[in-house]
RNA sequence: AGUGAGUUUAGAGGUGCAAAGGCCAUUAGUACAUGCCGGGAGGAUAAUGAGGUCCACUGAAAGGCAUGGAAAGGGGAAUUUGCCGAAGCAGCAGGCGGCUCAUUUGUUUGCUGUUGGGUCUGUGAUCAAAUAGAUGCAGAACUGUCGUAUAGCCAACGGGCUAUAUGGAGGGCUAUCUCACGC
Repeated sequence: AGUGAGUUUAGAGGUGCAAAGGCCAUUAGUACAUGCCGGGAGGAUAAUGAGGUCCACUGAAAGGCAUGGAAAGGGGAAUUUGCCGAAGCAGCAGGCGGCUCAUUUGUUUGCUGUUGGGUCUGUGAUCAAAUAGAUGCAGAACUGUCGUAUAGCCAACGGGCUAUAUGGAGGGCUAUCUCACGC
């Protein structure tokens, strides 16, 4: 040189991943507020059920007209920041929240499993206001990485590079560091 183990430090894949604030469109002339008509006993509190509280014949709800008129979530392009299991998804177990309880639900923490990455097409199971989009499922080519085979080139023993084919997965890959063996 090399082999094995550990993980030290740093990297790569690119329409790469995620977050933040601002801008833009949509949500929407919707919710809501006020006034009038209408009507005649219910209505509100995330959904359903039960309870509690509040409003209501000094007139509830449905429906209509007029005036005014949002927001959150999701989305788009750019900027900034953090990064390369970045992150996403599924299940389980907890915490917090919405008047209380039960079941859903929102958010968050941990564990397990799964996906190398983005793009396009289809589907419509769920979410969503949605024709946007996300997740899921199926397919297609592309791309990075490692293994194997073949061919060519460079070397000269084992190797390296390129191309093609094929297979695998991020617990990976490349470089580097440490230890042991060995020389």
Predicted 3D model of a 183-nucleotide RNA (Lysine riboswitch aptamer) from Salipaludibacillus aurantiacus.
It matches the Rfam family "Lysine riboswitch aptamer". Its family is annotated with lysine biosynthetic process in the Gene Ontology. From the family's description: Riboswitches are metabolite binding domains within certain messenger RNAs that serve as precision sensors for their corresponding targets.